[in-house]
RNA sequence: GUGGGAGGAAGGGCGACUGCUCCGGUGCGCCGGAGAGGAAAGUCCAGACAGCGCAGAGCAGGGUGCCUGGUGCAAGCCAGGGCCGGGUAACCGGCGGUUGUUGCCACAGAGACGAUGUCCCCGGUCCACUUCGCGCGGACCGGGGAGUGAAAAGGGUAGUCCCCCUGCUGCAACCCGAAGCAUGGCCGAUGACGCUGCUCGCCGAGGCCAGGGUACGGGGCAUCCCGUCUGAGGCGGGAGUCCGACCCGUAUAGGGUCGGACAGACUGAUGGUCGCCACGAACAGAAUCUGGCUUACUCUCCUCCCACGCGU
RNA sequence: GGCGCCGUCGCCAAGUGGUAAGGCAGAGGUCUGCAAAACCUCGAUCCCCGGUUCAAAUCCGGGCGGCGCCU
Repeated sequence: GUGGGAGGAAGGGCGACUGCUCCGGUGCGCCGGAGAGGAAAGUCCAGACAGCGCAGAGCAGGGUGCCUGGUGCAAGCCAGGGCCGGGUAACCGGCGGUUGUUGCCACAGAGACGAUGUCCCCGGUCCACUUCGCGCGGACCGGGGAGUGAAAAGGGUAGUCCCCCUGCUGCAACCCGAAGCAUGGCCGAUGACGCUGCUCGCCGAGGCCAGGGUACGGGGCAUCCCGUCUGAGGCGGGAGUCCGACCCGUAUAGGGUCGGACAGACUGAUGGUCGCCACGAACAGAAUCUGGCUUACUCUCCUCCCACGCGU
Repeated sequence: GGCGCCGUCGCCAAGUGGUAAGGCAGAGGUCUGCAAAACCUCGAUCCCCGGUUCAAAUCCGGGCGGCGCCU
């Protein structure tokens, strides 16, 4: 230098103009504040949360699958080791058992899974021919080989089996509110309801209660609490979650101490143009939340390793 | 948003590990004076990429596309 492998980081910043959504203030003219991702994606897993179900145990169903250790309810992740396959290598991909029982293994091949006996060669025994020595033919036993096929007695694969885990449905779950319909119940000409809180009186046919779903409005739902600045919001402190750094740890697992971040709609916002900085930016866009996995991506950047070539 | 199902020739489709059936349409041929009908022949990246296996449309994983249900 070329080609390859493993791991990681970033996903622009500032200014001006102009839009969108939500919130706050208002003198209704405007002014101010906040506003996407590493994958928000696929929905492949798991948890939180909610409704339904549920004494306990077992079966069925579903999931997981080399071994050991760690973490985790689990999915998964981390470290070490084993076997097989690919690659020159760095490295990458895969993995229970079938010693028990059952099914399948097309075509070809004699035979495809406790069976079968095709062909050839060698050795032995017996029978027949016999010129009695060979030799030739047939049957049986033993050994070796050929041919077919992925596989020829060695198996492969699946059901069953073994180990461990496991209720079902998903925020369009679910909860609350007001009004009202179908319908049901009760009272009522022996006077309900109303005037009227009670008695008397008046009036004269309805009155009261229950009532599911959808649609409507709100919650779930978007950090919480305290102090301060008029308010949104900012700033400071504390708690929770996530990320990063440091320490323990073999460790990208896990545990402890310090910094940073935490948008929240419901016709559904978060954009565009220009200038400067060294700079032509792709994939893509929240919709209950969180973690893992997978997939997509940059004239991107960094570290380590392998092979080949060249130079010293 | 959540959940479920499907993808086979131009169209409709069978096939659930072992040679990708069939029908319609299309092309060529036979027949006919010319056609129609009939008969014969022809055509597949099984949506795509990997894996398991001797062998994959089928089994497994990932991607792409389509349809349906819940409101």
This is a predicted complex of two RNAs, RNase P RNA and transfer RNA, with 383 nucleotides together.
Model confidence (mean pLDDT): 76 of 100.
Rfam match: Bacterial RNase P class A. About the family: Ribonuclease P (RNase P) is a ubiquitous endoribonuclease, found in archaea, bacteria and eukarya as well as chloroplasts and mitochondria. Rfam classes the family as a ribozyme.